[in-house]
RNA sequence: AGAGUUUGAUCCUGGCUCAGGACGAACGCUGGCGGCGUGCCUAACACAUGCAAGUCGAGCGGGGAACCCCUUCGGGGGUUUUCAGCGGCGGACGGGGGAGUAGGCGGACGGGUGAGUAACGCGUGAGCAACCUUUCCUUCACAGGGGGAUAACGCAGCGAAAGCUGUGCUAAUACCGCAUGAGACCACAGAGCCACAUGGUUCAGGGGUCAAAGGAGAAAUCCAGUGAAGGGUGGGCUCGCGUCUGAUUAGCUAGUUGGCGGGGUAACGGCCCACCAAGGUAGCGAUCAGUAGCCGACCUGAGAGGGUGAUCGGCCACACUGGGACUGAGACACGGCCCAGACUCCUACGGGAGGCAGCAGUGAGGAAUCUUCGACAAUGGAGGCAACUCUGAUGGAGCAACGCCGCGUGUAUGAUGAAGGUCUUUGGGUCGUAAAAUUCUGACAAAUGGAAAGAAUUGCAUGGUGCGUAAAUAAUGGGAAAGAAAGACGGUACCACCGAAGGAAGCACCGGCUAACUCCGUGCCAGCAGCCGCGGUAAUACGGAGGGUGCAAGCGUUGUUCGGAAUUACUGGGCGUAAAGCGCGCGUAGGCGGCUUUUUAAGUCAGAUGUGAAAGUCCAUGGCUCAACCAUGGAAGUGCAUCUGAUACUGCAGGACUUGAGUGCAGGAGGGGGUAGUGGAAUUCCCGGUGUAGAGGUGAAAUUCGUAGAUAUCGGGAGGAAUACCGGUGGCGAAGGCGACCACCUGGCCAGAUACUGACGCUGAGGUGCGAAAGCGUGGGGAGCAAACAGGAUUAGAUACCCUGGUAGUCCACGCCGUAAACGAUGGGUACUAGGUGUUGGGGGUAUUGACCCCUGCAGUGCCGCAGCUAACGCAUUAAGUACUCCGCCUGGGAAGUACGGUCGCAAGACUAAAACUCAAAGGAAUUGACGGGGGCCCGCACAAGCGGUGGAGCAUGUGGUUUAAUUCGACGCAACGCGCAGAACCUUACCUGGGCUUGACAUCUCGGGAAUCUCCCGGAAACGGGAGAGUGCCUCUCACGAGGAGCCUGGAGACAGGUGCUGCAUGGCUGUCGUCAGCUCGUGUCGUGAGAUGUUGGGUUAAGUCCCGCAACGAGCGCAACCCUUGUCUUUAGUUGCCAGCAGUUCGGCUGGGCACUCUAAAGGGACUGCCGGUGUCAAACCGGAGGAAGGUGGGGAUGACGUCAAGUCCUCAUGGCCUUUAUGGCCAGGGCUACACACGUACUACAAUGGCCGGUACAAAGGGCAGCGACAUUGCGAGAUGGAGCGAAUCCCGAAAAACCGGUCUCAGUCCGGAUUGGAGUCUGCAACUCGACUCCAUGAAGUUGGAAUCGCUAGUAAUCGUGGAUCAGCAUGCCACGGUGAAUACGUUCCCGGGCCUUGUACACACCGCCCGGCACACCACGGGAGUCGGUUGUUCCAGAAGCAGUUGAGCUAACCAGCAAUGGGGGCAGGCUGCCAAGGAAUGGCUGGUAACUGGGGUGAAGUCGUAACAAGGUAACC
Repeated sequence: AGAGUUUGAUCCUGGCUCAGGACGAACGCUGGCGGCGUGCCUAACACAUGCAAGUCGAGCGGGGAACCCCUUCGGGGGUUUUCAGCGGCGGACGGGGGAGUAGGCGGACGGGUGAGUAACGCGUGAGCAACCUUUCCUUCACAGGGGGAUAACGCAGCGAAAGCUGUGCUAAUACCGCAUGAGACCACAGAGCCACAUGGUUCAGGGGUCAAAGGAGAAAUCCAGUGAAGGGUGGGCUCGCGUCUGAUUAGCUAGUUGGCGGGGUAACGGCCCACCAAGGUAGCGAUCAGUAGCCGACCUGAGAGGGUGAUCGGCCACACUGGGACUGAGACACGGCCCAGACUCCUACGGGAGGCAGCAGUGAGGAAUCUUCGACAAUGGAGGCAACUCUGAUGGAGCAACGCCGCGUGUAUGAUGAAGGUCUUUGGGUCGUAAAAUUCUGACAAAUGGAAAGAAUUGCAUGGUGCGUAAAUAAUGGGAAAGAAAGACGGUACCACCGAAGGAAGCACCGGCUAACUCCGUGCCAGCAGCCGCGGUAAUACGGAGGGUGCAAGCGUUGUUCGGAAUUACUGGGCGUAAAGCGCGCGUAGGCGGCUUUUUAAGUCAGAUGUGAAAGUCCAUGGCUCAACCAUGGAAGUGCAUCUGAUACUGCAGGACUUGAGUGCAGGAGGGGGUAGUGGAAUUCCCGGUGUAGAGGUGAAAUUCGUAGAUAUCGGGAGGAAUACCGGUGGCGAAGGCGACCACCUGGCCAGAUACUGACGCUGAGGUGCGAAAGCGUGGGGAGCAAACAGGAUUAGAUACCCUGGUAGUCCACGCCGUAAACGAUGGGUACUAGGUGUUGGGGGUAUUGACCCCUGCAGUGCCGCAGCUAACGCAUUAAGUACUCCGCCUGGGAAGUACGGUCGCAAGACUAAAACUCAAAGGAAUUGACGGGGGCCCGCACAAGCGGUGGAGCAUGUGGUUUAAUUCGACGCAACGCGCAGAACCUUACCUGGGCUUGACAUCUCGGGAAUCUCCCGGAAACGGGAGAGUGCCUCUCACGAGGAGCCUGGAGACAGGUGCUGCAUGGCUGUCGUCAGCUCGUGUCGUGAGAUGUUGGGUUAAGUCCCGCAACGAGCGCAACCCUUGUCUUUAGUUGCCAGCAGUUCGGCUGGGCACUCUAAAGGGACUGCCGGUGUCAAACCGGAGGAAGGUGGGGAUGACGUCAAGUCCUCAUGGCCUUUAUGGCCAGGGCUACACACGUACUACAAUGGCCGGUACAAAGGGCAGCGACAUUGCGAGAUGGAGCGAAUCCCGAAAAACCGGUCUCAGUCCGGAUUGGAGUCUGCAACUCGACUCCAUGAAGUUGGAAUCGCUAGUAAUCGUGGAUCAGCAUGCCACGGUGAAUACGUUCCCGGGCCUUGUACACACCGCCCGGCACACCACGGGAGUCGGUUGUUCCAGAAGCAGUUGAGCUAACCAGCAAUGGGGGCAGGCUGCCAAGGAAUGGCUGGUAACUGGGGUGAAGUCGUAACAAGGUAACC
């Protein structure tokens, strides 16, 4: 730091996804050790049990024990002490029990939780002249003298209990008067100083009010007590600023806002009350609703930001829920009280008790979070003089890989590269120096031992010494020094030793992103997946294995969050076409604002001071062996506040200016607006005339009108609407929009010249006005046009397009609606930044008689174009350029501009405006193709012009279908169908039935036997099975026996053979097709961000991308052409088997001699090149015509097939991967089938006849083939043929007769002397064999058919048509195929149309490319949502009822110790109970708001490989599309 994903490819826009970090986590697999941290995020759900707040006997009464004293024997008082050792007793001490009470202090700290709270709650900075503060420190001043009670306790009583009542004693540091008053407080009045909205403070005056407590000790003294001042600490209150979301929450507020006077509080204050006023707050977001404890900080990020608020620290709030006060320095109090409620427990049913959000722990909830542990040794806290007690704070241990950090699971050598796994091209590679083996070491764990280590300093006690007090060396008090004791953790850290490599590695991933690849299994199945996407028989993507990569005691997954994301853009984005400029004005708030000067100093800038807690982050140093962790110091904390200074800019205030803006003057153009009026043309209707059969309408028709007189035409009239020509990228208006003429009223604009005002300006949230068409309301009007509707056509249908009619409406008046693709898809304003050329309206200049023309400046309106901008297209002084300013708007597609809510509207509807769910895209511009019922140019037997066919018949053949045991398989538009098959009776043969074989019919290896080979017999359909006989070769070694070898046969075992089994969509090769069409590309250069373009386009020309010219292209390659073969002409060479001109012979046959001239044969050459002439053409290429020539413009024909397309065809030619099969899917044999037959199609043949049939006669070919062959000739048969058989391996012999043609005859238009199917009979040939199932011959038979519907095929010259001939295959079988020659036409005006193709261009939503894409309805399944009679909850407002506890007030006839009066009785003062009133929680009632769940039914939406109907859109999408 980026990457993947929209496309055939490209650039852009834009979303989705990934790689990083983090976590109080959870889950899966795995798990050795230690250190340091962390651990209910959910139910502020409910809690069993134990513990978490007590302490003080030096405040006090009483009691117990022991001892002593006194005694009226009832009891009262005092003390708790001494001695060396031992024993006993008692005490101290220790343990247990009892029991506490009243008093003091503390239970307001510590600990927990985050429910509530959007708030002065928190943070930060200030303030209190408006306050309090127990304990603590300092200072000042005090503590005199009295009084009355009460608990405990005793007695009596009630109750199950909790507890309570009565009565009788008693004490205090408990309570209450009085005295004193340094001082404080209160009111009065005076002075000084300070401050200033209030007031504060000091001093002096007299008046009033207000204190106290003692305890320990022998004492000193210590601890307490009271009043006051100061400090400290802690708190209370106030203010500035900051602090989440929603406007589909816009108004809220009666103690509300303020005042006066009171009350209350520690204190200000509507905090509370009475009265008065009517305010206060809110678009800078009040109120309401939702959510939330806030911060230091934590995570992330380059930063700015974003997210979070666990642990630690600060603040706040809460303590079962709600309310309340009491006490107190402090509470409205977690482990206090009272009341109400819910819940739980006890109960004798009458009543009682309780509050873990303290520590453990339990249940529940949940994906999920620990021990009912030890200790007060340390730190800290409460009480106490102290010892000490208490302390689930705390310090520790336990559990958990939950996190961070550290360590280990060994080290070295070790190649036979072991075994084994795995892959393999079978050679080998890899795991892999890895292991084994040898060697070394001992960090961890385990065992043993040491370690009273450190953590410990302090306090207490003891003894000694010095000091104070004191008479005192006693006792006591404080301090110093030394020594001893006290440790939860814990026998822990650490150390030593022992033996031993021994006890210790997993997890995820390996298609791309993203590091890492192979095999097997599976076969769109099972499954994977973060995104793109994998899987349909060769999966690096599923599962397993081997190997590899990454991390490592962990690794992955899930979740959340930041980043990447400049994807909310302050830093740092956009709005012509991608999402996005309000339809357009006016204008409020707000924002911004010309030039100059002065003041000020708010913003701004600089310096200083205070603060910004600690911890954390960062830096440095240090301590644990390192690190994590911890300690010390520093920096930082971008902030806030105060003070001082600066004054350029902005602001505030004052003054001046004229250029922005505006006003006046005198002109101008204009469909700008409104009102009223006036025309002409046209349509329609009415009346009349003329006139007659049609008119109208269409692609063609019909509906319609017309003999009752239409259409046409003439005259007259009525009525409504619209205003031809002018008319123009011309004018005006803010936009919508505005078009005959005239008049009136009226807005804006432009140019000119000058005077005035003096910034008066720009924009504009809300607001308000205008606003096409359609639509709505009321009333008119209504000619034409025309939704709806009707009819006629079209059509498969046609609720459309076309036609005939036709109502709303269109028009007017008034009132609504408020939307449009309201578009320049471009908000307004100002300034700046090359030009060129039109046009409109003013002005100026030169010039002219004048109109023009020319130059120039302004205001509009167009086109072209530079820089610049843009993704590109394009924009470009009328910006989409460069800047400033203000407003509006956007943030993936769909759902959706929809639902709900609200506002507006008569309605239609408009404005505002979501979510669930779903997809990985949706989109813009441009590119290359392809396509178009787009355009242009051009070609082709493409059409046209012709000739002949097919389609009808019969038959042949192939195919489909059907049938069958099988009818083997393949080929399916052109480009399958007389195709593979150049030839199925057996064979072929792959199919079926049956019989039989299993290392096999065939190949290689191995072992045994035999050599080979030949003959015969039996069974059988054969294959095969059984048997007999003959027979021993070749090579090497060896004397020989014998052994070995090559080839062959046979038997056995296994490796293997075999497969026309599957996959042509795994392949090679070969082939078809577009198409013998003229195209297809490359290098370099150039252009473009790029895909790509250019070249290859353009002008001509050609059969041709053939050639020429031009050109940012220049060249080149594959194609075209040529080179090759054949044919047409000539020459040369050669002359047998060919030929015969001349010569000779002849049996008259080139037969012979001879010759090679000619034909021919087959070799080599020549020839034709637009070379020549004329014309046209761009001085070109080329075309046209001509000459010569056998041949003329490629002479004819063939071979030759570019880049590619069709997953075209072929695994059954061959080859081949993979799969399948192995006594069968292999192999052998016999028979059958491929030849079936209602039917359909293709391709041929033969015909339908006279251009013919038949009979007879007579001519002329080419090219082939031939030895298991062609076979002359002869004989024979009607014939097919047979018999014999010459010649010929062929320019020699044979097939072999060419046929049509020609000559003559006959038939005379008929189902025939046409036609030959079919059938009967008889034969021939081939062959092992013609039944299924061959060909041919003869005799007989003599079907359909009389030229063929729609439709369709071939052919442009030696062609079509027609006639025969040969060959391959082949034993035999040809109407097929391939080839050969004979005879031999017609027509082409032309390119409008059909088909195919080429080039250019255009549109595109297509790219599997129009056989494309794609829309809507219906049907089915699933999902989420809206409405819904209702119904069930939550929350909240208002009103009313009610009124516990409590507080306040009032009353207080009942009760009453302290004080006062009084001798007393008693009274007074004060108080208490009780009553009443006020406030008020729960509760109840009524009525609203908001919100959630659910619901019969209902609505649309989304999603879903192969449902249905149509064809709307994309091409002119077949009616241009769209709003």
About this RNA:
RNAcentral holds the sequence, with entries from ENA and SILVA. Small-subunit ribosomal RNA from an uncultured bacterium, 1523 nucleotides, folded computationally. It matches the Rfam family "Bacterial small subunit ribosomal RNA". Its family is annotated with ribosome and structural constituent of ribosome in the Gene Ontology.